[in-house]
RNA sequence: AGUCGUCUGGGCGACUAUAAACAGGCAUUAAGCCCAGAGCGUCCUUCCUGCUGCGGGAAGGGGUUGCA
Numbered sequence: 001a002g003u004c005g006u007c008u009g010g011g012c013g014a015c016u017a018u019a020a021a022c023a024g025g026c027a028u029u030a031a032g033c034c035c036a037g038a039g040c041g042u043c044c045u046u047c048c049u050g051c052u053g054c055g056g057g058a059a060g061g062g063g064u065u066g067c068a
Base pairs, nucleotide, nucleotide: 001016002015003014004013005012006038007037008036009035010034011033025067026066027065032040043061044060045059046058047057048056049055
């Protein structure tokens, strides 16, 4: 300097061309490391669709929690 832990900014952490992770204070949650915002994933409801099975799509709702 770059890349990564959903996105933007910041924090924390890792790696070095790769995109992962037992890291990211301790637990907890389906809810992804944290905060603010977002509302991507996850969760619930309804509808549609494919199929031997496994699935897929749309709309709406909501958007881990606690202690340092």